Notes
A computed fold for an 86-nucleotide RNA from Neobacillus novalis NBRC 102450, annotated as c-di-GMP-I riboswitch aptamer. Its Rfam family is "c-di-GMP-I riboswitch aptamer". Rfam links the family to the GO term cyclic-di-GMP binding. About the family: GEMM was predicted in a large-scale screen for bacterial structured RNA regulatory elements.

RNA sequence: CUAAAUUAAGGGCAAAGUCACUGAAAAGUGAUGACGCAAAGCUAUAGGGGCUUCUGUUCAUUUGACAAAGCCAGCCAGCUACCAUC
Repeated sequence: CUAAAUUAAGGGCAAAGUCACUGAAAAGUGAUGACGCAAAGCUAUAGGGGCUUCUGUUCAUUUGACAAAGCCAGCCAGCUACCAUC
């Protein structure tokens, strides 16, 4: 230095739900709240996957179908990283 494992201390993040705001929606932000998390830290055209459809295309029209330029990092993945012991 790398990989795996164990333990202690100090801590960290915050699912669903509820309220407020933003948004067409997905979703986001704040508060509350803890289901969980050892990377639940960062990265979203330029890895895969998922969600949504204001708008566009299609359909004679509606319904519908298709398409991110909108989103999701708490789906996988990539990158980086703190303390102690063996």